Model confidence (mean pLDDT): 83 of 100. This is a predicted structure of a 72-nucleotide RNA (transfer RNA) from Vicugna pacos.
RNA sequence: UGGGGUAUAGCUCAGCGGUAGAGCACAUGCUUAGCAUGUAUGAAGUCCUGGGUUCAAUCCCCAGUACCUUUG
Numbered sequence: 001u002g003g004g005g006u007a008u009a010g011c012u013c014a015g016c017g018g019u020a021g022a023g024c025a026c027a028u029g030c031u032u033a034g035c036a037u038g039u040a041u042g043a044a045g046u047c048c049u050g051g052g053u054u055c056a057a058u059c060c061c062c063a064g065u066a067c068c069u070u071u072g
Base pairs, nucleotide, nucleotide: 002070003069004068005067006066007065010024011023012022013021018055026042027041028040029039030038048064049063050062051061052060
């Protein structure tokens, strides 16, 4: 320099164009003398940014940014 890949909750990651989810973590209740475990409930999202297509975009297209990988 060129090619490829990734970007979604605090973390690790799902998500076939139609209101965005799980596990762990966190908060609260129950359980315990108390802690741990268990159990129930809850909170937590500008889906990297800006455009385009579409009735409708996390998803498709273009450009950019960051990171990973590869090539000379």
It matches the Rfam family "tRNA". By type it is a transfer RNA. Taxonomically the source falls in Vicugna (Eukaryota, Teleostomi, Mammalia, Tylopoda).